RNA sequence: AAACUGAAGAGUUUGAUCAUGGCUCAGAUUGAACGCUGGCGGCAGGCCUAACACAUGCAAGUCGAGCGAUUAAAGCCUUUCGGGGUGUAUAAAGCGGCGGACGGGUGAGUAAUGCCUAGGAAUCUGCCUAUUAGUGGGGGACAACCAGCCGAAAGGUUGGCUAAUACCGCAUACGCUCUACGGAGGAAAGGGACAGCAAUGUUUCGCUAAUAGAUGAGCCUAGGUAGGAUUAGCUAGUUGGUGGGGUAAAGGCUCACCAAGGCGACGAUCCUUAGCUGGUCUGAGAGGAUGAUCAGCCACACUGGAACUGAGACACGGUCCAGACUCCUACGGGAGGCAGCAGUGGGGAAUAUUGGACAAUGGGCGAAAGCCUGAUCCAGCCAUGCCGCGUGUGUGAAGAAGGUCUUCGGAUUGUAAAGCACUUUAAGUUGGGAAGAAGGGUGUAUGCAACUACAUCUUGACAUUACCAACAGAAUAAGCACCGGCUAACUCUGUGCCAGCAGCCGCGGUAAUACAGAGGGUGCAAGCGUUAAUCGGAAUUACUGGGCGUAAAGGGUGCGUAGGUGGUUUGUCAAGUUAGAAGUGAAAGCCCAGGGCUUAACCUUGGAAUUGCUUUUAAAACUAGCAAGCUAGAGUAUGGCAGAGGGUAGUGGAAUUUCCUGUGUAGCGGUGAAAUGCGUAGAUAUAGGAAGGAACAUCAGUGGCGAAGGCGACUACCUGGGUCAAUACUGACGCUGAGGCACGAAAGCAUGGGGAGCAAACAGGAUUAGAUACCCUGGUAGUCCAUGCCGUAAACGAUGUCUAUUAGCUGUUGGGUUCAAUUAAGAAUUUAGUAGCAUAGCUAACGCAAUAAAUAGACCGCCUGGGGAGUACGGUCGCAAGAUUAAAACUCAAAUGAAUUGACGGGGACCCGCACAAGCGGUGGAGCAUGUGGUUUAAUUCGACGCAACGCGAAGAACCUUACCUGGCCUUGACAUGUAGCGAAUCUUUUAGAGAUAAGAGAGUGCCUUCGGGAACGCUAACACAGGUGCUGCAUGGCUGUCGUCAGCUCGUGUCGUGAGAUGUUGGGUUAAGUCCCGUAACGAGCGCAACCCUUGUCCUUAGUUACCAGCACGUUAUGGUGGGCACUUUAAGGAGACUGCCGAUGACAAAUCGGAGGAAGGUGGGGAUGAUGUCAAGUCAUCAUGGCCCUUACGGCCAGGGCUACACACGUGCUACAAUGGCAGUGACAGAGGGAUGCAAUACUGCGAAGUGGAGCCAAACCUUAAAAGCUGUCGUAGUCCGGAUUGUUCUCUGCAACUCGAGAACAUGAAGUCGGAAUCGCUAGUAAUCGCAAAUCAGAAUGUUGCGGUGAAUACGUUCCCGGGUCUUGUACACACCGCCCGUCACACCAUGGGAGUGGGUUGCUCCAGAAGUAGUUAGUCUAACCGCAAGGAGGGCGAUUACCACGGAGUGAUUCAUGACUGGGGUGAAGUCGUAACAAGGUAGCCGUAGGGGAACCUGUGGCUGGAUCACCUCCUUA
Repeated sequence: AAACUGAAGAGUUUGAUCAUGGCUCAGAUUGAACGCUGGCGGCAGGCCUAACACAUGCAAGUCGAGCGAUUAAAGCCUUUCGGGGUGUAUAAAGCGGCGGACGGGUGAGUAAUGCCUAGGAAUCUGCCUAUUAGUGGGGGACAACCAGCCGAAAGGUUGGCUAAUACCGCAUACGCUCUACGGAGGAAAGGGACAGCAAUGUUUCGCUAAUAGAUGAGCCUAGGUAGGAUUAGCUAGUUGGUGGGGUAAAGGCUCACCAAGGCGACGAUCCUUAGCUGGUCUGAGAGGAUGAUCAGCCACACUGGAACUGAGACACGGUCCAGACUCCUACGGGAGGCAGCAGUGGGGAAUAUUGGACAAUGGGCGAAAGCCUGAUCCAGCCAUGCCGCGUGUGUGAAGAAGGUCUUCGGAUUGUAAAGCACUUUAAGUUGGGAAGAAGGGUGUAUGCAACUACAUCUUGACAUUACCAACAGAAUAAGCACCGGCUAACUCUGUGCCAGCAGCCGCGGUAAUACAGAGGGUGCAAGCGUUAAUCGGAAUUACUGGGCGUAAAGGGUGCGUAGGUGGUUUGUCAAGUUAGAAGUGAAAGCCCAGGGCUUAACCUUGGAAUUGCUUUUAAAACUAGCAAGCUAGAGUAUGGCAGAGGGUAGUGGAAUUUCCUGUGUAGCGGUGAAAUGCGUAGAUAUAGGAAGGAACAUCAGUGGCGAAGGCGACUACCUGGGUCAAUACUGACGCUGAGGCACGAAAGCAUGGGGAGCAAACAGGAUUAGAUACCCUGGUAGUCCAUGCCGUAAACGAUGUCUAUUAGCUGUUGGGUUCAAUUAAGAAUUUAGUAGCAUAGCUAACGCAAUAAAUAGACCGCCUGGGGAGUACGGUCGCAAGAUUAAAACUCAAAUGAAUUGACGGGGACCCGCACAAGCGGUGGAGCAUGUGGUUUAAUUCGACGCAACGCGAAGAACCUUACCUGGCCUUGACAUGUAGCGAAUCUUUUAGAGAUAAGAGAGUGCCUUCGGGAACGCUAACACAGGUGCUGCAUGGCUGUCGUCAGCUCGUGUCGUGAGAUGUUGGGUUAAGUCCCGUAACGAGCGCAACCCUUGUCCUUAGUUACCAGCACGUUAUGGUGGGCACUUUAAGGAGACUGCCGAUGACAAAUCGGAGGAAGGUGGGGAUGAUGUCAAGUCAUCAUGGCCCUUACGGCCAGGGCUACACACGUGCUACAAUGGCAGUGACAGAGGGAUGCAAUACUGCGAAGUGGAGCCAAACCUUAAAAGCUGUCGUAGUCCGGAUUGUUCUCUGCAACUCGAGAACAUGAAGUCGGAAUCGCUAGUAAUCGCAAAUCAGAAUGUUGCGGUGAAUACGUUCCCGGGUCUUGUACACACCGCCCGUCACACCAUGGGAGUGGGUUGCUCCAGAAGUAGUUAGUCUAACCGCAAGGAGGGCGAUUACCACGGAGUGAUUCAUGACUGGGGUGAAGUCGUAACAAGGUAGCCGUAGGGGAACCUGUGGCUGGAUCACCUCCUUA
């Protein structure tokens, strides 16, 4: 200094959150198996399945010192010799003794005849120990053996001989047994050694009787020891007694008689499963699971039954019988039992050698030597487990090669390897070499003897052992799984929802860290993974240690039995409780401290522990019991009070309906709108009267009463409960309550009444795609009464009953007290109810909060993932409907609660917008233009598809463009860089060809230079590469559209909330605006809004040329033409101006709004640019860029021609029209903004014209580029026209290499449709719509398009109910891919498990019978019989046989139960894209749901009662503040 030390979580439901709740994982373990791999040793372990069947060998024998007969070696004596005697090693069979009841195996049966723990009395016990006494004297047999007979064999049988420690009497008899107390009864065996001539003696081993012990065994009691109540009653020797019998022993163990008991909700009986325990595994523990190896107990031995022998068995390697199976057979008959050790077949995922030895330990026999021993000790096989060791160590950067990746720089494999220097464990070879051995024999010594001493000889399977030493050499020795998260560890390639993976979530549809391979990495390591199984995590059955308002879960309500629990005082007792002591709790194991194997595993010594049970002593607080009290709980009595409490009988008025009568006339009724229906036969309406049934307006109220269901006119009677006040009495009488009993809405059922209204079913009418519905008209059960059933509801406060404790405030109902009082009222207080807020506390949150869901106590009921299912089967109840009790297979990884943010609503509130309305003009009809779809085609290239594609990309396709098609050509290429060679480059030109191209001819020799050459350019060659309008806009960048110029979108800090989140950003006003003000747990800030920018509108300053011309001059037919002038216009720079600034009103003393003044302009003056966070996988790989993939004599490039321009058709966008507000003709005025050198082009001339000729001027405020509508005059006169211009013909013009496919224009001729456009639909709020022309970009040419420009120039807006879109707040939600959402049921198809089912086939079992082997017990006519008795006859006793009782197998009948199977059938579950509808979620478009009844293809619909877990609006009541 000790016996201990010990507790972790994660993934997955959601857009996100918290909770509930399941599923899954990480750990440990195993008698394991499988896959891949495999060096050594130690210690352990090894048929879990067929208690299936077994060939072969072995596993129980031994004793000659019990016995007779037999065999026989050595030695010795003798000898006639193939001799005899002695002698005892040896051997086998028999009689006899002891042992075969131990040891070894297995777990079938067994839920208690078992086991565990603790006790008990009515017992036996061989061998062993101790003690006492004895061991005398006789008799008759039977094996062996011999002979005979039968049989194939196994074996049997007859006759004869014989011994004993075999058997049987007699004697003796103690402390034994019985007893009537006199007595009676009961035993034995000898053997060896030594001595002796012998008798005999000594000694030793035995034997007998008896006692005690030890050991072992039998019996009894209590407690504990699985599941099922869908097993509730079981029992006739059953329970007890008396008396016989029986046993070693108590006992119904058995029998006769008597009594009627015994067990059971504290679970009897029955069914299913199972050997029990110490222990083992796990766990912090409590527990849970388990019962291999080792140890204790039990049971079994082919299946069933039975006894014999024995101390012990109803006997694994004994007997008998029955049965099944196997074998032998001469067919007559026999033999057998591995759940002993090996081993075989079979079964199975799966489990070893037909080994060695008795050397050790132990057992049997024996005096001993010894013999036997598959017990045991060892070895063999197996990585089956645990433990240990090794497969090298150090150094070594050129960071080698190779591999992999790469951003091409490098990185990594990696000090790893190679190389150098060392070491030798283990394996190998050689040599040595223990312990395990104690004993035993022989001899000697001590008087003899001793497990005394000494000497000597001898005993080892393992074993070629362990161990030690030497030798040689890195030599002989590494794999497996994983790498998306959980969970340590990442990249490339292949594949392309395929192949595959997966423990859960999940991965894979062309860039997979998730599949497969590779490189690299991580973890374990002679193993590693997987599968199976147990515990843990799981507080997920909660004793430790859970819950039930809404997640699963409070019984519909009460009364009450058993049970549980219980106020206060005293005494007593000591059952519970507490403490001490004693016994027990086997050993092993676990734990602690030591010790031994080189260490460890392992072994071993001692201790601790064994939390338990029993006995005993003590204590007396608490609980229980007993006794005696108390009054605070509970109850009784007296007197009041309130009340839709219940039952019975009677009475009343209003209303509906029907009937009668009157008045009265054509409709009534009903609906969203209608129709069916009623009505001229007189309805509806109205007046009077009558009948009948049901229900009771107002009062009426989160008011009252009742246990709940529920109860509402009035009166009477009967009756239950509550409450208040004051006293008196009883004296714990209380609380809860499994079973049980009673009550229990509506619907429904039965019988009999009743029947006004309402109204399932049903009929008709509507609605609708349909409408088995919603709506309407009718209408039967029913609703009502009596009696009897039913027994369920969202039977709800989704909250069991009772008791106590814990801040307040407010209302209301009933009662009491005090104050104040004139009534009505009122104030304070108390008690019993009933409501609304709220503190603490609780809750996942919502919420609850003295009427708790707070804090505690008592008792009951219920829950344990979703579905299947409150279903099936069985039971009980019911007339039925059905109720109640109540599973499993299978299937999913979720289902669920509360709250959050969105989105959505055929929810609500507010607001805005050319959103509607009010207007103007269009589209949709015609012809044409243009784009798209479709169709066609060799091609009609491609893209864009609701708004937000369709006069879009395209600001302009005859060639080109051009991407498409056909044909002809090229292959380092039309284009870029690099290498080599040749040549300057370049220009002119001929021939062929459709051209690309091919083949020639000629001209030309440049620049720099260090004289080598170089730069640019061209040609040729080879290779790297070029090239691609090929694919993917769902891999991307950039750009763009859209919501939307809508007013929103966020952040920091703080605060609130467990959290997602909220607050700010909501509220009251206001604005175009999250614009501003006020309020405010928020205070600030950012991106947006606005402003700053451009333009336009007014003025000023400056500056005047190409613009301008008022005044002054000159000049012209005329013109700023000229001098001159910057005053105006204008140009282009800079300023001013407008800010709700001023006034009034309203408003909150605000922001702001309305009106007004002034002003060119007034409330962002008009217009533009400017587009927040985000949404749509929106658009674009064909502008461009770009990852990946694909093509490479082609998907690249060149050329010619064609196509993009097609044409039964459909749609979008436009132009021109249909005419008189017009057409035509004539006349004739006024812009702005642009453009112009490959250009704009004037004057002039020609042409009817398009245009041509020609060319002044202009690089532009300079020159060129015609404005039209309007206006004025004339004509036309409502018509297919003097409207309209399509189409077509002829002739031309222009551009261009080229107008055929396929341009624009001109002239002449032609003169189509069209007379204002259906449903529907578009734009626009002022210089706007409408209308008129002009210009520009693109462009050789080609606008009805696009983008700009100016001219003329309106109408209307009451307003926000509705349509559409948007914003804010709020509400509901089962939506979150977000309503284009979610989702229900039938039907059809496939698969799976399951219920019913005429039945069928097995198993188990109850009852009633038949039957009866072997055996035991009883009886016994038959038969046989050694010991004893008897002189004999005979007897006693015994055997065989027979029979009775019990009984196994077997058979018959009838039930119960369980398993399998079954035509057909019922529902259930699952399944990417089936059918029909749309029931639910929003007010889900008829609110939903619960119970019940009817109906219907289906979800469902309807009636009736109930619930809110219903939205919206209104009213009532209440709370808070004022």
The RNA shown here (small-subunit ribosomal RNA) has 1522 nucleotides and comes from an uncultured Pseudomonadales bacterium.
Model confidence (mean pLDDT): 85 of 100.
The RNAcentral record of the sequence draws on ENA and SILVA.
Its Rfam family is "Bacterial small subunit ribosomal RNA".